About this RNA
Model confidence (mean pLDDT): 82 of 100. The RNA shown here (transfer RNA) has 74 nucleotides and comes from a bacterium. Rfam family: tRNA. Rfam classes the family as a transfer RNA.
RNA sequence: GCGCCCAUAGCUCAAUUGGUUAGAGCACCAAGCUUAGACCUUGGCGGUUUGGGGUUCGAGUCCCUGUGGGCGCA
Repeated sequence: GCGCCCAUAGCUCAAUUGGUUAGAGCACCAAGCUUAGACCUUGGCGGUUUGGGGUUCGAGUCCCUGUGGGCGCA
């Protein structure tokens, strides 16, 4: 340099060929429980879906481009 793949919550991952509120587990916080903690139960908090632009009534999803990471070829 060329080709392919990936980027979503603090972490690990979903999101059914574009569709009506972007979810789960862990973590964290609170309450219950306990002498106190752990475990457990319930609830809560947490997202500019990597940046920019475009298509569309509607984009995490499609198109263009940039950035970062991985693999292969040279």

RNAcentral holds the sequence, with entries from ENA.